[in-house]
Molecule: SAM riboswitch aptamer (S box leader)
Organism: Oceanobacillus halotolerans
């Protein structure tokens, strides 16, 4: 890097450092930033995606702490996250429509696990 699957209208920021940016991609928009931006370090928080550990129901059995689904709890372990919906449109249908404005669908993208 490809691929499949599942999810994206919740949730969670402080210090150092650093110096001009930066909100994924072109393009319009709309934000954030010299009262200090990306990035990088420390420390802290969010989240049950997967593992794992505890507990329930169910199944199966020659009743098994060396079974099998399911649920719930748990940040212990692997990741990932921490300004706005994935900031918002773009592209395709519908609706009402002066501007525009709503669903809905796609494509992109993002994290997770699983495969090549």
């Nucleotide at each position: 890097u490809u691929c499949u699957u599942a999810u994206c209208g919740a949730g969670a920021g402080a210090g150092g450092u650093g110096g001009a940016g930066g909100g994924a991609u072109a393009u319009g928009g709309c934000c954030c930033a010299u009262g200090g931006a990306a990035g990088c370090c420390u420390c802290g928080g969010c989240a049950a995606c997967a593992g794992g550990u505890u507990c329930u129901u169910u199944g199966c059995g020659u009743c098994g702490u060396u079974u099998a689904a399911a649920g719930a709890a748990u940040a212990c372990u692997g990741u990932g996250c921490c300004a706005a919906u994935u900031c918002c449109a773009g592209c395709a249908a519908g609706c009402a429509a002066a501007a525009u404005g709503c669903u809905u669908g796609a494509g992109a993208g993002a994290u997770a696990a699983g495969a090549a």